Background
The RNA shown here (Fluoride riboswitch aptamer (crcB RNA motif)) has 61 nucleotides and comes from Mizugakiibacter sp. It matches the Rfam family "Fluoride riboswitch aptamer (crcB RNA motif)". A reference for the family is Ren et al. (2012), "Fluoride ion encapsulation by Mg2+ ions and phosphates in a fluoride riboswitch", Nature. The coordinates come from a structure-prediction model, not an experiment, and the mean pLDDT is 79.
RNA sequence: UAGAUUUCAGGUGAUGGAGUUCACUGCUACCUGCCUUCGGGCUAAUGACUCCUGCGAGCAG
Numbered sequence: 001u002a003g004a005u006u007u008c009a010g011g012u013g014a015u016g017g018a019g020u021u022c023a024c025u026g027c028u029a030c031c032u033g034c035c036u037u038c039g040g041g042c043u044a045a046u047g048a049c050u051c052c053u054g055c056g057a058g059c060a061g
Stems, first nucleotide, its partner, number of pairs: 010025004016052006033042003
């Protein structure tokens, strides 16, 4: 100096915040939903669990 492997900080997991946990990646990276006649249409605030906020549906007062 170059390459490979392992590990850490960190970052990320389709729209907000927090906790727990998992996974991926670790900056050359990860991530950036689905369908479509390409005109457009659809679900969801979670990766998963819980709570809060916002939104949607139904019922009751």